[in-house]
This record gives sequence, C1' cells and structure tokens, in this order.
RNA sequence: UGAAGCCUGGCGGGAGAGCCUCCCCAGGAGCACCGAAGGAGCAAGGCCGGAAGUUACGAUUCCGGUUGAAUCUCUCAGGUCCCAGUACCGCAGGCCGAC
Repeated sequence: UGAAGCCUGGCGGGAGAGCCUCCCCAGGAGCACCGAAGGAGCAAGGCCGGAAGUUACGAUUCCGGUUGAAUCUCUCAGGUCCCAGUACCGCAGGCCGAC
C1' cells in the first nucleotide's frame, strides 16, 4: 500500500401473501395464502467403481456410488393493512492481512 473474506441496533436502496373466522384477547387456536431471515432438497459438470466395447490399451456407451449452486423447489421455521424488519445491492466504519 490494502486483494478476498467477515462484522455492525450504522446510512441509502430494496418483494410477496388475510385489515379472514373463533376464543378465556399483551395472547392463543383454526382455515387460506406467501418466500427474500434461518433450515432442507437437486441439474449440468467433476471424481470413483463396474459392465459392454478392443487381441490389448484408449476412445465411446450404459449402470451404480460420491460431490454438486441459486432469488429454483419444499414450506420445518418465519411471515401475510400500514409501520417496522429480513434476502440482495451500494456506501461508511471496523476486524483480518494476500500480493
């Protein structure tokens, strides 16, 4: 000098879905619904093994295992007027300290 990463009741931007029904009404239960806290799932591809293939090896094909992301899928959790807040993006500050 300050890469990548991480953190913050920090600043700015930033969705969806019920102003439903009932009850003993700071709340709980039921039904319906949403996906962008968190959580779970997997495609291509990679790797490994087996079979076919070949005189043999390789290529190739098939099968099995493993690995495998998201704002996709699920809806456990969370949420469903406004407000607030969250994924994510930018900024600021801090931590770390690659070259």
Molecule: Glycine riboswitch aptamer
Organism: Thermanaerosceptrum fracticalcis